[in-house]
Context: one part of a larger RNA
RNA sequence: UCCGGCGAGUUACUCUAACGAGUGAGUAUAAGUUUGUCAUCAAAAGUGGCAAACGAAAGCACAGGGAAACCGAGUCCGAAUAGGGCGAUUAACUCGUUAGAGUAGACCCGAAGCCAAGUGAUCUAUCCCUGGUCAGGCUGAAGUUUCGGUAACACGGAAUGGAGGGCUGAACCAUUUGCCGUUGCAAAGGCACUGGAUGAACUGGGGAUAGGGGUGAAAGGCCAAUCUAACUUGGUGAUAGCUGGUUCUCCCCGAAAUAGCUUUAGGGCUAGCCUGUCAAUUUAACUGUGAUGGGUAGAGCACUGGAUAGUGUAGGGUCUGUAACCCAGAUUCCGAAUCUAACCAAACUCCGAAUACUCACAGGAAUAUUGAUGGAGUCAGUGCGUGACGGAUAAGCGCCACGCGCAAAAGGGGAACAGCCCAGACCGUUGAAUAAGGUCCCUAAAUUGAGGUUAAGUGGGAAAGGACGUGAGAUUGCUUAGACAGCUAGGAAGUUGGCUUAGAAGCAGCCAUCUUUUAAAGAGUGCGUAACAGCUCACUAGUCAAGCGAUUUCGCGCUAAAAAUACACGGGGCUAAACCUCGUACCGAAUUCACGGCUGUCCCCCCUGUCAGUUUUGCAAUAGUAAAACUAGGGGGGACGGGGUAGGGGAGCGUUCCCAGCGCAGAGAAGGUAUACCGUAAGGAGUACUGGAGCGCUGGGAAGUGAGGAUGUCGGA
Numbered sequence: 001u002c003c004g005g006c007g008a009g010u011u012a013c014u015c016u017a018a019c020g021a022g023u024g025a026g027u028a029u030a031a032g033u034u035u036g037u038c039a040u041c042a043a044a045a046g047u048g049g050c051a052a053a054c055g056a057a058a059g060c061a062c063a064g065g066g067a068a069a070c071c072g073a074g075u076c077c078g079a080a081u082a083g084g085g086c087g088a089u090u091a092a093c094u095c096g097u098u099a100g101a102g103u104a105g106a107c108c109c110g111a112a113g114c115c116a117a118g119u120g121a122u123c124u125a126u127c128c129c130u131g132g133u134c135a136g137g138c139u140g141a142a143g144u145u146u147c148g149g150u151a152a153c154a155c156g157g158a159a160u161g162g163a164g165g166g167c168u169g170a171a172c173c174a175u176u177u178g179c180c181g182u183u184g185c186a187a188a189g190g191c192a193c194u195g196g197a198u199g200a201a202c203u204g205g206g207g208a209u210a211g212g213g214g215u216g217a218a219a220g221g222c223c224a225a226u227c228u229a230a231c232u233u234g235g236u237g238a239u240a241g242c243u244g245g246u247u248c249u250c251c252c253c254g255a256a257a258u259a260g261c262u263u264u265a266g267g268g269c270u271a272g273c274c275u276g277u278c279a280a281u282u283u284a285a286c287u288g289u290g291a292u293g294g295g296u297a298g299a300g301c302a303c304u305g306g307a308u309a310g311u312g313u314a315g316g317g318u319c320u321g322u323a324a325c326c327c328a329g330a331u332u333c334c335g336a337a338u339c340u341a342a343c344c345a346a347a348c349u350c351c352g353a354a355u356a357c358u359c360a361c362a363g364g365a366a367u368a369u370u371g372a373u374g375g376a377g378u379c380a381g382u383g384c385g386u387g388a389c390g391g392a393u394a395a396g397c398g399c400c401a402c403g404c405g406c407a408a409a410a411g412g413g414g415a416a417c418a419g420c421c422c423a424g425a426c427c428g429u430u431g432a433a434u435a436a437g438g439u440c441c442c443u444a445a446a447u448u449g450a451g452g453u454u455a456a457g458u459g460g461g462a463a464a465g466g467a468c469g470u471g472a473g474a475u476u477g478c479u480u481a482g483a484c485a486g487c488u489a490g491g492a493a494g495u496u497g498g499c500u501u502a503g504a505a506g507c508a509g510c511c512a513u514c515u516u517u518u519a520a521a522g523a524g525u526g527c528g529u530a531a532c533a534g535c536u537c538a539c540u541a542g543u544c545a546a547g548c549g550a551u552u553u554c555g556c557g558c559u560a561a562a563a564a565u566a567c568a569c570g571g572g573g574c575u576a577a578a579c580c581u582c583g584u585a586c587c588g589a590a591u592u593c594a595c596g597g598c599u600g601u602c603c604c605c606c607c608u609g610u611c612a613g614u615u616u617u618g619c620a621a622u623a624g625u626a627a628a629a630c631u632a633g634g635g636g637g638g639a640c641g642g643g644g645u646a647g648g649g650g651a652g653c654g655u656u657c658c659c660a661g662c663g664c665a666g667a668g669a670a671g672g673u674a675u676a677c678c679g680u681a682a683g684g685a686g687u688a689c690u691g692g693a694g695c696g697c698u699g700g701g702a703a704g705u706g707a708g709g710a711u712g713u714c715g716g717a
Stems, first nucleotide, its partner, number of pairs: 001717006011104013026060002032054009064071002074086004107245002110242001114235006125209009134199001136168003139164001143160006172196003177192004211227001213223003248652006258271005272378002274375007286363006298351001299349002304345003308341003315334002317331005381406007389398002411422003426597004431593003437587003440572003446584001448583006459574001465559002469556010486543005492516003497511003522537001526535002598642011612631008653706001655703010671690005677684002
């Protein structure tokens, strides 16, 4: 991992609601008793199960008000016959089923833990008793002896001696470093190296200390592979606002991710939104008309502020009159308030929409609205569009509001792609028309028609900025008295202007920038020289011959443009198969239509049925009786529906057992294998083989009632 078995909303009591049943101002027994039957037993007795009868205590209901005494259809407050509060015009009780809640383990599995009682020191820590072990080598303390020495000691030499948590190094103990090992040889090892090795040494046997306790040369170490509180059993199914899992089918409806509060924020409670039932009403969404209020968008500058320019007053600066002050005058200076012109504002407003909201009237009938009641789930949302805010006018960012989608929505488009565009899937059909989007090939459908643009593969990624790209327009200048471009020729003189300078001659720099000859020619546009020279331009003439410049607007392009395999059209490829404008045709979805079928709600008709209930009518008149209609079942028709997570509701299938009835079975039950049958599904038959002894159907009843998931559990492979 696979296969098979097992594996999760149960039971008791109480309460609430719906439904069913009984009785009804009542309802109903409890304990218990008696009888019957079954089991136990050989039988009886006894005991237990079941059934029936008896048993009228309690409970609930029938009356409330008051704190109470108490009063009572009233009562309480009160002085009150006032006023007000709560009541009074009756329906309940019991049993059953289902759903929910509460208390219990309460859908199942899952902690780390807490407490109690016990078991452990064969591991290990320390201690006690009793034993054992430590090759060899080295060093050579005290003391002693002797010699020397001293007044005597001291002291010195030699010998002897054999001390030491002494040295070296096996056994032994330890484990420093490295490598190997890491599903190992081993749940701590191997190899090499290394430390201690007469000691606080190592070790055998026996014994002591026990869990908030021991022991610890102290690391929270160790106390049996377990230690910041051992292990075993019990309390125990501890608790788990947390994670995981929770088993058959079909049909109808269908959410939320918000608000308030919360030691609350991944939990809850109430409301909101969903669903079932009952009831009521005429409206609900939406549309039209009319109306109220407003201060947003926009706009504006009348207020509050900001802010630009002008005029220039008051004021200031400066100058003059004066040697100086006051003062006066002057001013290319600065400059409030005011004025003129043009602006800005969420916390400005002289103004002021569209929408929205609310109300009224009219339309509007749909699984609408409102009320009551049973059951929920939801409280992590998310993307896009729009309006704001926070942020950096960042974020697949955060936080609000309005809308749409996803969530809980499949289908078509977008190459692929929850949230974008189109469109909401009951089922079937090798039918049709369309949406978005497309129509050269991949790939269904136009190599479609008309008019333009682009040359960049722009299309098919990007800005400021830049540019004789190109198309269309506007304004303006020059031009047959010959423009623009080209070519030919001229481009001179005073003069090398003055200054400066080593030099400065058109051309380093400063100043001035005149005059003459002319068709024209600057005291010079650029190159150039040390300075000149030289080349050239402006300007002029000739030649040529018809358009040539400048500014500006719009369309499409170019550039700006650097990233790691070729990849910035889905691909091929395209000069249209690109872009703009207009048209026609076609393709294209689970949309729509057509045909057939299933089903829900509501309405209508028909048939069956009339036990019961309700309503109406007749006889009748609180009673009783008769008829009709509806409620039930079946058939037909019509209208509107049938995406769906959490969740609510409805209807069924199957399994085991029980009761009753009816059946099958050795001429072969259950189970198994195969199969082209039936049913909308869960499922149900038939037949053949296998198998070898029980099983089914109908109507009821009761549940240990449905498996793919839980790192489920047991077995097998």

The part of an RNA shown here (large-subunit ribosomal RNA, domain II) has 717 nucleotides and comes from an Elusimicrobiota bacterium.
The coordinates come from a structure-prediction model, not an experiment, and the mean pLDDT is 83.
The organism belongs to Elusimicrobiota, within Bacteria.
It matches the Rfam family "Bacterial large subunit ribosomal RNA". Gene Ontology terms of the family: structural constituent of ribosome and ribosome.
The RNAcentral record of the full RNA draws on ENA.